[in-house]
Molecule: transfer RNA
Organism: Candidatus Zixiibacteriota bacterium
RNA sequence: GCCCCCGUGGUGUAAUGGAUAACGCACCGGCCUCCGGAGCCGGCAAUCCCAGUUCGAUCCUGGGCGGGGGUA
Numbered sequence: 001g002c003c004c005c006c007g008u009g010g011u012g013u014a015a016u017g018g019a020u021a022a023c024g025c026a027c028c029g030g031c032c033u034c035c036g037g038a039g040c041c042g043g044c045a046a047u048c049c050c051a052g053u054u055c056g057a058u059c060c061u062g063g064g065c066g067g068g069g070g071u072a
Base pairs, nucleotide, nucleotide: 001071002070003069004068005067006066007065010025011024012023013022018055027043028042029041030040031039048064049063050062051061052060
């Protein structure tokens, strides 16, 4: 250089083009407890960027950026 795959909360993953982007862990608050932990309840927090297609894009298309793999 060329080819392929991936990019979503702090982290690990979901979401067939359509309701308020869902779940686990973590974190914060409450209940409980002598104190903690466990358990229960509640909360915080995300679609890599720019265009395009569409009534509607996390999803499809083009370009860019970043990461991984393959090839000489």